[in-house]
Context: one part of a larger RNA
RNA sequence: GGAUGAACGCUGGCGGUAUGCUUAACACAUGCAAGUCGUACGAAAACUUUAAUGUUUUAGUGGCGAACGGGUGAGUAACACGUGAGAAUUUGCCCUUAGGAAGAGAAUAACGAUUGGAAACGAUCGCUAAUACUCUAUAUCUCUAAGUUUUAAUUUAGAUGAAAAAGAUUAGAUUUGUACAUUGUGUAGAUUUAAUCUGCCUAAGGAGAAGCUCGCGGCUGAUUAGCUAGUUGGUAAGGUAAAUGCUUACCAAGGCUAUGAUCAGUAGCUGGUCUAAGAGGACGAUCAGCCACACUGGGACUGAGACACGGCCCAGACUCCUACGGGAGGCAGCAGUGGGGAAUUUUCUGCAAUGGGCGCAAGCCUGACAGAGCAAUACCGCGUGAAGGAAGAAGGCCUUAGGGUUGUAAACUUCUUUUGUUAGGGAAGAAAUUUUGACGGUACCUAAAGAAUAAGCAUCGGCUAACUCCGUGCCAGCAGCCGCGGUAAUACGGGGGAUGCAAGCGUUAUCC
Numbered sequence: 001g002g003a004u005g006a007a008c009g010c011u012g013g014c015g016g017u018a019u020g021c022u023u024a025a026c027a028c029a030u031g032c033a034a035g036u037c038g039u040a041c042g043a044a045a046a047c048u049u050u051a052a053u054g055u056u057u058u059a060g061u062g063g064c065g066a067a068c069g070g071g072u073g074a075g076u077a078a079c080a081c082g083u084g085a086g087a088a089u090u091u092g093c094c095c096u097u098a099g100g101a102a103g104a105g106a107a108u109a110a111c112g113a114u115u116g117g118a119a120a121c122g123a124u125c126g127c128u129a130a131u132a133c134u135c136u137a138u139a140u141c142u143c144u145a146a147g148u149u150u151u152a153a154u155u156u157a158g159a160u161g162a163a164a165a166a167g168a169u170u171a172g173a174u175u176u177g178u179a180c181a182u183u184g185u186g187u188a189g190a191u192u193u194a195a196u197c198u199g200c201c202u203a204a205g206g207a208g209a210a211g212c213u214c215g216c217g218g219c220u221g222a223u224u225a226g227c228u229a230g231u232u233g234g235u236a237a238g239g240u241a242a243a244u245g246c247u248u249a250c251c252a253a254g255g256c257u258a259u260g261a262u263c264a265g266u267a268g269c270u271g272g273u274c275u276a277a278g279a280g281g282a283c284g285a286u287c288a289g290c291c292a293c294a295c296u297g298g299g300a301c302u303g304a305g306a307c308a309c310g311g312c313c314c315a316g317a318c319u320c321c322u323a324c325g326g327g328a329g330g331c332a333g334c335a336g337u338g339g340g341g342a343a344u345u346u347u348c349u350g351c352a353a354u355g356g357g358c359g360c361a362a363g364c365c366u367g368a369c370a371g372a373g374c375a376a377u378a379c380c381g382c383g384u385g386a387a388g389g390a391a392g393a394a395g396g397c398c399u400u401a402g403g404g405u406u407g408u409a410a411a412c413u414u415c416u417u418u419u420g421u422u423a424g425g426g427a428a429g430a431a432a433u434u435u436u437g438a439c440g441g442u443a444c445c446u447a448a449a450g451a452a453u454a455a456g457c458a459u460c461g462g463c464u465a466a467c468u469c470c471g472u473g474c475c476a477g478c479a480g481c482c483g484c485g486g487u488a489a490u491a492c493g494g495g496g497g498a499u500g501c502a503a504g505c506g507u508u509a510u511c512c
Base pairs, nucleotide, nucleotide: 001512002511003510004509006508007507008506009505010504013382014381015380016379017378018377019375020374021340026338027337028336030335031334032333035064036063037062040061041060043058044057045056046055047054071293072292073291081217082216083215084214085213086212089210090209091208094206095205096204097203098202099201100200102136103135104134105133111126112125113124114123115122116121141161142159143158144157145156146155147154148153149152166198167197168196169195170194171193172192173191174190175189176188177187178186179185180184219265220264221263226256227255228254231253232252233251234250235249236248237247238246268290269289270288271287272283273282274281275280295316296315297314298313299312318329319328320327321326346372348371349370350369354368355366356365357364358363385415386414387413388412395406396405397404398403421448422447423446424445425444429439456501457500458499459498460497461482462481463480467496468495469494470493471492477484478483
């Protein structure tokens, strides 16, 4: 000199864009942050109809989602990350292709009845549905055996394992009701035909995603020198979606290490950021990729995917409720509270946009996100007026008492209105013909009056730009280093003046 997620002191006009618990991965009151589908299912309630009508709502069964999105960096020196290779794998939703959807059955929640408990939550009996569940059939896939060529194909035989005969819309036919009107019209149910839409099963391929293996790369310590028994390898079995000591039994005695094993300390890694001419050094906030974690420790279940932040079980600590028998909870989601700290914001608005979940759709949900609020925390921009105006007012300060300086500075004259105030108009952002904007009556535009609403901070001995007077008298004090102060202090304190930067200025801390 540059830099910062900064803090402190003094001061403070505006706008834009960013950023905002670096400390206690400390504890958390309250609200919200993951639901959705009635075009899967039975049922109930409310309103409604001329009608066996229609509409709406939903607790439950069922499907999909909840493994994403959001947070944090405790742990981790590791195939965790970065980069480059690889083979023994899986994959819901999405895209493409081919084929299929036959037959049957038993339950259960809701509901009703009885009943236990303070509550949380249950128990028994009875009824019922499905795209819930089970069985059979079928099989280009899987497995086994045999054969052929050949080492990855093919043929034959056998075995096991599929599904929702689904839902909806439109049109027609038959039939059973019903309303009006009188034999036609409307409407509802059942059966059936056709078309369309959405789903279902199997197989193959793709896309994207995930798991696994290896080479290389990036911290410190030798005042850590030896470490290792599932340890290293083999065989067999088990296990996994999958290769493998992944696990077990048996066999062998290996494997790593001065090119630093092991141990200890520290640490999430990277793209990047800061600095530097570069090499390098330091860092890893925001944004993006990966990893790990979710009160602490352990475990599995469901599922395409978790060993699951707002799921389950067990143990522990803590907090709360209790009728003392027993229960409930997990902000490292968004706000917010206490605590810690030098220090870090609102218990705000909206789903209008972008994106996500569900749904045929309308739509619903979304503290993701979009915005607003707070903070000079940073960067950038603007303003606090402009022109004229005296051999130069007054006052202040200094003085050799003549004068000098503050100083064109002020006053005064003319002008302007950025900004601020008031009034009027007023967006884009909406994709999508119509409708749809939280931000927001915001940005922006126009007009009015009026210099009006707006300057500080540090320094002035040398380094280092800027000097004098008074006070003090080795005192009070200053100080980054050298050093100032003991009666003429340009170094302390104040006044005047000056210098530097400026809505900031100085100090402290850290890095280069």
Record summary: A computed fold for a 512-nucleotide part of an RNA from Cyanidium caldarium, annotated as small-subunit ribosomal RNA, 5' domain. RNAcentral holds the full RNA, with entries from SILVA. Lineage of the source: Eukaryota > Bangiophyceae > Cyanidiales > Cyanidiaceae > Cyanidium. The coordinates come from a structure-prediction model, not an experiment, and the mean pLDDT is 83.